[in-house]
Context: one part of a larger RNA
RNA sequence: GGAUGAACGCUGGCGGCGUGGAUAAGGCAUGCAAGUCGAACGAAUCAAGUUUUAACAAAGAUGCGAUUACAUCAAGUCAAUGAAGAUUUUUGAUUAGUGGCGAACGAGUUAGUAACACCUUGGUACAUACCUCGAAGUGGAGCAUAGCCAGUCGAAAGAUUGGGUAAUACUCCAUACUCCCGAGAGGGAAAAGUCGUAAGACGCUUUGAGAGUGGCCUAGGCCCGAUCAGCUAGUUGGUGGUGUAACGGACCACCAAGGCUAUGACCGGUAGGGGAGCUGAGAGGCUGAUCCCCAACGACGAGACUGAGACACGGCUCGUACACCUACGGGUGGCAGCAGUCGAGAAUAUUCCACAAUGGGCGAAAGCCUGAUGGAGCGACGCCGCGUGGAGGAAGAAGGCCUUCGGGUUGUAAACUCCUUUUCUAUGUGAAGAAGACCACUUCGUGUGGUUUGACAUUAGUAUAGGAAUAAGAGGUUGCUAACUCUGUGCCAGCAGCAGCGGUAAUACAGAGACCUCGAGCGUUAUCC
Numbered sequence: 001g002g003a004u005g006a007a008c009g010c011u012g013g014c015g016g017c018g019u020g021g022a023u024a025a026g027g028c029a030u031g032c033a034a035g036u037c038g039a040a041c042g043a044a045u046c047a048a049g050u051u052u053u054a055a056c057a058a059a060g061a062u063g064c065g066a067u068u069a070c071a072u073c074a075a076g077u078c079a080a081u082g083a084a085g086a087u088u089u090u091u092g093a094u095u096a097g098u099g100g101c102g103a104a105c106g107a108g109u110u111a112g113u114a115a116c117a118c119c120u121u122g123g124u125a126c127a128u129a130c131c132u133c134g135a136a137g138u139g140g141a142g143c144a145u146a147g148c149c150a151g152u153c154g155a156a157a158g159a160u161u162g163g164g165u166a167a168u169a170c171u172c173c174a175u176a177c178u179c180c181c182g183a184g185a186g187g188g189a190a191a192a193g194u195c196g197u198a199a200g201a202c203g204c205u206u207u208g209a210g211a212g213u214g215g216c217c218u219a220g221g222c223c224c225g226a227u228c229a230g231c232u233a234g235u236u237g238g239u240g241g242u243g244u245a246a247c248g249g250a251c252c253a254c255c256a257a258g259g260c261u262a263u264g265a266c267c268g269g270u271a272g273g274g275g276a277g278c279u280g281a282g283a284g285g286c287u288g289a290u291c292c293c294c295a296a297c298g299a300c301g302a303g304a305c306u307g308a309g310a311c312a313c314g315g316c317u318c319g320u321a322c323a324c325c326u327a328c329g330g331g332u333g334g335c336a337g338c339a340g341u342c343g344a345g346a347a348u349a350u351u352c353c354a355c356a357a358u359g360g361g362c363g364a365a366a367g368c369c370u371g372a373u374g375g376a377g378c379g380a381c382g383c384c385g386c387g388u389g390g391a392g393g394a395a396g397a398a399g400g401c402c403u404u405c406g407g408g409u410u411g412u413a414a415a416c417u418c419c420u421u422u423u424c425u426a427u428g429u430g431a432a433g434a435a436g437a438c439c440a441c442u443u444c445g446u447g448u449g450g451u452u453u454g455a456c457a458u459u460a461g462u463a464u465a466g467g468a469a470u471a472a473g474a475g476g477u478u479g480c481u482a483a484c485u486c487u488g489u490g491c492c493a494g495c496a497g498c499a500g501c502g503g504u505a506a507u508a509c510a511g512a513g514a515c516c517u518c519g520a521g522c523g524u525u526a527u528c529c
Stems, first nucleotide, its partner, number of pairs: 001529004006525005013386006019379002026342003030339003035101003040098002043095007052086002056082002060078003065073002108297003118221003122217003126214003131210008139173004148163006179188003193202003223269003230260003235257008272294004276287004299320005322333004350376001352375003358372001359370004389419004399410004424466006433456001436452006473518005478499003484513005494501002
């Protein structure tokens, strides 16, 4: 000199783009962060229509009788019409449950790990849901079970008995182009339907190929310590097995006695690795925040289940610690997701908005979900840009400071005159980011027309009006090192990166004036080159 995820001190106008828990992988209140499909299924509820009925009400009619001049009243009967409810069936909507797909991605963190963890190279004894292309098939039959109904236990969490029901849930039979086992003969293994008037579409089963992804192996690379010198018994190899998607002491039985090491084994310490970042002329040194790739982890330890994929952050079981609820019998929980809170710390943000865009999951679609993401908020934390006015204006006001008392300096600086309006304030206007989606027509080319979707956004931009208006500090001035005088102090008070300064004329302390440097920053501290 450069750099930083910085912090501290003084100061602080605006914008753009970035960036922000580095310490306790310490504990967490609250909300949200993974759902979706009714075009797989039975059911329940609601709404509207529909079929067959219908308690009840009832205009009117009739009328046993009563009264009687007419009229009127009146048990009972019939009854237009209305109609609670029941019932048949259709359509639409909503929902818990069964079933499917997803939940193994995305998001977080760096504790562990010196290792095939990572980087680079080569390989194969392997697997692969969804996607693409191809081949063949999709026949028949059946048992359950949740939901539901009835009951029981429990404070709750929840558990349990009986009855009955559906499916793209489950099982059996048939068939087999291919596929699996086998040298061969031969043996074995499958399926599901839904929507649609239909055409057909979406599925389902078996299998071949592809793409992408993953598993495993391999050589080289990969920090410090020798005040760590020997280490090793599944250890090293073989045979045969088990196990796995797959190779293998991965595991087991038996056999042999091997294997590693001064080219550093083993042990101890430290540490996620890389792309990259900082610095440097380079070689190199240091670092591993944000972003991308990989790995590992999810309170700590262990285990498996489901599944194409996990030994699974917001799944299960067990143990431990901690915390919470409890009727004391027993239960519940896991922010290293986004916010937020306590703690520790020099120190690190909002319990915000939206799915409009991009991407992801599910769905035929409409759509739903998405603290991914897009945005806004806070912090001069960083980089970049802009501004705090411009021109004129005295042999030069006042005030301050110095003075040899003549003057010098602050200084064109101010005042004053003219001008401008970036910014600012007020009012108006106002985007791009939108591709799609839906509807209608369609000469089916998906073409034409119409309608509609923006969190940001009280936005950016832009127009008008106003008025120099709203906006400057920090550090330094002995030398290194740009910039000097006066007063105070008197080895005191103090300064200081180094040399050093201060004991009565201190350009080095303190104050003032002047000056120098940088400037919305300037200094200090820490760390690296």
Molecule: small-subunit ribosomal RNA, 5' domain
Organism: bacterium